[in-house]
RNA sequence: AGGGUUUGAUCCUGGCUCAGAAUGAACGUUGGCGGCGUGGAUUAGGCAUGCAAGUCGAGCGUACCCAGCAAUGGGGAAGCGGCAAACGGGGUAGUAAUGCGUCGGUACGUGCCUCCUGGACGAGGACAGCCACGGGAAACUGUGGGUGAUACUCGAUGAUGUCGUGAGACCAAAGGUGUGAUUCCGCCGGGAGAGCGGCCGACGUGGUAUUAGGUAGUUGGUAGGGUAAUGGCCUACCAAGCCUGGGAUGCCUAGGGGGUGUGAGAGCAUGGCCCCCACCAUUGGGACUGAGACACUGCCCAGACACCUACGGGUGGCUGCAGUCGAGGAUCUUCGGCAAUGGGCGCAAGCCUGACCGAGCGACGCCGCGUGCGGGAUGAAGGCCCUCGGGUUGUAAACCGCUGUCAGGGGGGAUGAAGUGCAUCGGGGUUCUCCCCGGUGUUUGACAGAGCCCCAGAGGAAGCGCGGGCUAAGUUCGUGCCAGCAGCCGCGGUAAUACGAACUGCGCAAACGUUAUUCGGAAUCACUGGGCUUACAGGGUGCGUAGGCGGCGGAGGAAGUAGGGUGUGAAAUGCCUUGGCUCAACCAAGGCACAGCGCUCUAAACUCCUUUGCUCGAGUGAGUCAGGGGUACGCGGAACUUCCGGUGGAGCGGUGAAAUGUGUUGAUAUCGGAAGGAACACCGGUGGCGAAAGCGGCGUACUGGGGCUUAACUGACGCUGAGGCACGAAAGCCAGGGGAGCGAACGGGAUUAGAUACCCCGGUAGUCCUGGCCGUAAACGAUGAGCACUAGACGGGAGGGGGUUCGCCCCCUCCGGUCGCAGGGAAACCGUUAAGUGCUCCGCCUGGGGAGUAUGGUCGCAAGGCUGAAACUCAAAGGAAUUGACGGGGGCUCACACAAGCGGUGGAGCAUGUGGCUUAAUUCGAGUCAACGCGAAGAACCUUAUCCUGGGUUUGACAUGCAUGGAUCAACCUGGUGAAAGCCAGGCCACACCUUCGGGCGGAACAUGCACAGGUGCUGCAUGGCUGUCGUCAGCUCGUGUCGUGGGAUGUCGCGUUAAGUCGCUGAACGAGCGAAACCCUUGUCCUUAGUUGCCAGCGCGUCAUGGCGGGGACUCUAAGGAGACCGCCUGUGUUAAACCGGAGGAAGGCGGGGACGACGUCAAGUCAUCAUGGCCUUUAUGCCCAGGGCUGCACACGUGCUACAAUGCGGCGUACAGAGGGACGCAAACUCGCGAGAGGGAGCAAAUCUCAGAAAGCGCCGCCCAGUUCGGAUUGCAGGCUGCAACUCGCCUGCAUGAAGCCGGAAUCGCUAGUAAUCGCGGAUCAGCUAUGCCGCGGUGAAUACGUUCCUGAGCCUUGUACACACCGCCCGUCAAGCCACGAAAGCGGGAGGCACCCGAAGUCGCUGAGCGAACCCGCAAGGGACGCAGGUGCCGAAGGUGUCUUCCGUGAUUGGGACUAAGUCGUAACAAGGUAGCCGUAGGGGAACCUGCGGCUG
Repeated sequence: AGGGUUUGAUCCUGGCUCAGAAUGAACGUUGGCGGCGUGGAUUAGGCAUGCAAGUCGAGCGUACCCAGCAAUGGGGAAGCGGCAAACGGGGUAGUAAUGCGUCGGUACGUGCCUCCUGGACGAGGACAGCCACGGGAAACUGUGGGUGAUACUCGAUGAUGUCGUGAGACCAAAGGUGUGAUUCCGCCGGGAGAGCGGCCGACGUGGUAUUAGGUAGUUGGUAGGGUAAUGGCCUACCAAGCCUGGGAUGCCUAGGGGGUGUGAGAGCAUGGCCCCCACCAUUGGGACUGAGACACUGCCCAGACACCUACGGGUGGCUGCAGUCGAGGAUCUUCGGCAAUGGGCGCAAGCCUGACCGAGCGACGCCGCGUGCGGGAUGAAGGCCCUCGGGUUGUAAACCGCUGUCAGGGGGGAUGAAGUGCAUCGGGGUUCUCCCCGGUGUUUGACAGAGCCCCAGAGGAAGCGCGGGCUAAGUUCGUGCCAGCAGCCGCGGUAAUACGAACUGCGCAAACGUUAUUCGGAAUCACUGGGCUUACAGGGUGCGUAGGCGGCGGAGGAAGUAGGGUGUGAAAUGCCUUGGCUCAACCAAGGCACAGCGCUCUAAACUCCUUUGCUCGAGUGAGUCAGGGGUACGCGGAACUUCCGGUGGAGCGGUGAAAUGUGUUGAUAUCGGAAGGAACACCGGUGGCGAAAGCGGCGUACUGGGGCUUAACUGACGCUGAGGCACGAAAGCCAGGGGAGCGAACGGGAUUAGAUACCCCGGUAGUCCUGGCCGUAAACGAUGAGCACUAGACGGGAGGGGGUUCGCCCCCUCCGGUCGCAGGGAAACCGUUAAGUGCUCCGCCUGGGGAGUAUGGUCGCAAGGCUGAAACUCAAAGGAAUUGACGGGGGCUCACACAAGCGGUGGAGCAUGUGGCUUAAUUCGAGUCAACGCGAAGAACCUUAUCCUGGGUUUGACAUGCAUGGAUCAACCUGGUGAAAGCCAGGCCACACCUUCGGGCGGAACAUGCACAGGUGCUGCAUGGCUGUCGUCAGCUCGUGUCGUGGGAUGUCGCGUUAAGUCGCUGAACGAGCGAAACCCUUGUCCUUAGUUGCCAGCGCGUCAUGGCGGGGACUCUAAGGAGACCGCCUGUGUUAAACCGGAGGAAGGCGGGGACGACGUCAAGUCAUCAUGGCCUUUAUGCCCAGGGCUGCACACGUGCUACAAUGCGGCGUACAGAGGGACGCAAACUCGCGAGAGGGAGCAAAUCUCAGAAAGCGCCGCCCAGUUCGGAUUGCAGGCUGCAACUCGCCUGCAUGAAGCCGGAAUCGCUAGUAAUCGCGGAUCAGCUAUGCCGCGGUGAAUACGUUCCUGAGCCUUGUACACACCGCCCGUCAAGCCACGAAAGCGGGAGGCACCCGAAGUCGCUGAGCGAACCCGCAAGGGACGCAGGUGCCGAAGGUGUCUUCCGUGAUUGGGACUAAGUCGUAACAAGGUAGCCGUAGGGGAACCUGCGGCUG
């Protein structure tokens, strides 16, 4: 610090996601030790049991116990009394301010503690305990009697206290210990302090406006009450205030802070442990006591719950420590001790203390340590991989040597302990029972136990995750879209580095991963630090309220601001420096910091405030100008329709073509006349005006705004503008008019598979007017308003100034355009009319879908508008640009692409291939072009195959190696069996070398066994090679340079030209490569050379005849070399070019004809069955051998062909002329036989010699006479021939006989541009033979047509659009049907929260009453009375409860609505290319659906 992920690629926008750190965690696997921390986050759910607050006998009286004879002493339950119990400990329910934090304030209180001061006199009556008698199951309780106090009461004194202006009034006390107290411990009054608390203020401290108004003690005042104290805290009266957009009120959520986590910081998140504060204590209410409480382990009442009960009534409150149940993913011991620290009580000893200190449990966290160290290569074995060579695990192990941490056993014990008490000694404080200091002795450890010593011995101690990219680390096997993985992208459909396993590697390590959550990365809410033309985002426009911001100068102030000082900012935490545990974690000390707040002094530049000026901002005035600016009224012509009349006479109209419609009842057309409504041609213009919407004939009236000039006036009066108000196209709504044309809906006609559309004929609302609503548009410049600044150039409009040679030129301001510098921008583009540079203010955005939907609110007559979510779901959705591809886009140009023409196919019969069917099997492959006379250039057996049936064989039909055997099981011969293969039996038998002739040894064959062979078994989507196709099309690229952020562009475009990216020219390109062309072969002309087997002109010989022979090289020819053609020459065109047109010459002319040759690439094209090959499968079989059958099966369908349908023909007879080939397992002549196929025969020939071999069409003559024929030959019968082991399935040929369909072929479709088509025959490969009409070649005869490029098909280049990129066989929309998920509505139902009203009204305070009761004080001798108090009664208030009503939230709900997602479902084709009717926006109507149509708008 970034990375992955949208695309074919790119840049941008933007979301999702990862790497980091963290946690009170949990889960999985694993787990040696220790230290320090930490541990019920959920149900503030319920709790068994024990403990958690007592203490004081030096306040008091005693039951009782012990000692004693007693006095008395010691102890002591319960009780009275004092203090404590308001701390400590727990929890976070409530609380959004009654809280908390910071800083201030004061109308207050304060037990214990400290200091100071003063005081403590006298008296009295009770009550527990106790005793007696009762009630009750219990809890508990009643009556009577009697008793003490530091309990209670009264009196006295009483100011330094309180009240009061004052006079004056009022208020205390307790004793104990001790022989002994003014002195010790206590008590009372007052003052002060410390610490703690109460109350008040300012500022700060969540979300929500789909909560906008709230408030009646409410706001203030007066008087009173109440309190420790202020206060409406409470009451009465008076006034009508108070809070609120700087968010009141309501609702939801939440304890706050110090801090903690993260982060560079700013922030964001958080508030567990520890500290401070608040609040709570089963729920709600209440007070009492007290210094302090409205009181966690106190009281009263009410409720729920639980327990006890004798049913009458009682008891209880773990959110203390342990523990338990429940719920939960989840959180511990019913431990030890008061030794330490601290607290309560006490004079003290001491007691109490689940505070605390410790231990236990949990890897929950942090930290530390260990699981050994050194040596050790034949790199052991084993594992894994392998190209079989080896590599790796790996110095790892073994083995040798060493050490002794931790754990284990034993020993020993520092330290946490200082005190306190007691005893004693000494010193000090004024005497004391008091206090302080020091010494000595003695006394205190729950728990932990280091370091040290001894023992033994490498012994007891390593796992987890990951290895496709991000992200560090890969191989093999298994699996086969299965099983599974996955944080994102994505893996898995037979070779998976992604699943599972193994090996190995990487990371971390007593842990490692996962999940959850927070921050970060995220500048992805942007204060630091973002945006809004097209990506999400400018409000439709204006006016304007609050608010925000605001020109130049002077003076003053000092709120902001700046500087200095100071207080505070608790401790802990953090940081720094030290120190203590062996280190660290941890702990301690000192320092710093803690961004804030307060007080104070100073400054006055800026902001602000006050004041005083100014004129340039703004406005006013004056003059002048342009204009479809607005409103109302009036007028006009053209056109249109209707009506009336005339002429006229058959159609008109409409369309792609038609039809509906209209017309002889006279249309259309035309003329005249009348009426009506709407809109205003030309001018008219990237011209004008307006804030926008918008505004267009002419005139009049009224009226808004603007520009220019001038510089008279005001003197900052300004800008923006949340709410608010106004305006606001079209459609639509209400009421009333109007209605020519147009025209949603609707009717009809067409089109179509359908056509609820596009086209046509009609046509209602509407469009128009008046009044009132609606308030939306692609209301767009998709660009808010204002001000300022930042090069210019050229047009347009309005006005002004200057010059002028009167043509015009220059300058200024304003409006409106185009181009363009800098700059900006992702780019396209913007560019003084900014999207540049700044300032001010407003609006808006934060991934896509869901959705502008639901719900709530509000507006509207309605339609609907405004505001406006969530669940769920996706890993994208997007913008701009790039390269392609595509278009029922455009331009240019090609091609037998069309057209022109010739001949075919499609119909028939047959041949052949394919599909289908059939079959035991009909082996397999090929499938648009580019499968289908294709692999097959030869299926009767063989071929031939996982084809079928059957028979056999197992080291194999074939290869190599090893081991053993040894001369017999092999070969060979014979026999048996069999369809054969095979099996069985018998016979026979070697060879080389050595040899002592006994034998030994060896290898080939063979046998046995082991390795292995074999497979036309699978995968052409694992491959090589080869091939097809686009396509002989003209293209495809590279280097360097340049341009661009980049993909990429340029070059390769453009202008010409060409068959061609062929060449020329221009040009930020310059060059180059693969293709094209050329080079190669062949053919066409000539020359040279050569002259046999070819040739024969001349000479000669010979023959009936023939180059047959001698000879010849002239010619033809053969086959080797060469020449020739290059736009070279001429005219013209063209740019002076490239080149093109024409011409000459020439055998050939503009590439002469043909062939070979096929760029980058495309089709996962074809082939695992040519071959090769990875992997998989098989191994007495999917191998091998054999017999027979099948591949030839036949209702059918298609492709390719052959032969025809005839007279340009057919038949017969005669006759002429090729080329290229083949031939020894062969071609075969002559001759003979046969009608023939053929047979016999065998000359010649490995071939320019011999032979196949008769070319055929043609030509000549004759016949046929248009007919299913003398056309046609299928089919069938008979008889033959040939090949072959063998022609039944299933060969070819011949002869005779038979003589089918067929009379030129529907839709459709193929080939061909010249020696071509057409037509005619000939040869060859394969091959025993042949189903060849196929294929590959060869020559003979030999045309027609091409105006042309509109159309069909394909192709090339340029350009354009694109939502396509497995690329139009693309993409993609909506209904319907099915499954699943979440949500909305819904008669209702259930529940929570809250408000209001009323009813009832506990406890209790307060008030009133108080006839009952009562010791203290007063009067009184007493009785009694008074005062006072209490019970009781009663009133206000008052919790829970009840009733009614309202608000709100949640759950649920028959049914219903749309939405998301799902497999390849149905219907159509809406959108993307002019998407085939351009699309889209608003609105309205219609329609199965996408949608269609009307009106207005936009260009995206």
Molecule: small-subunit ribosomal RNA
Organism: metagenome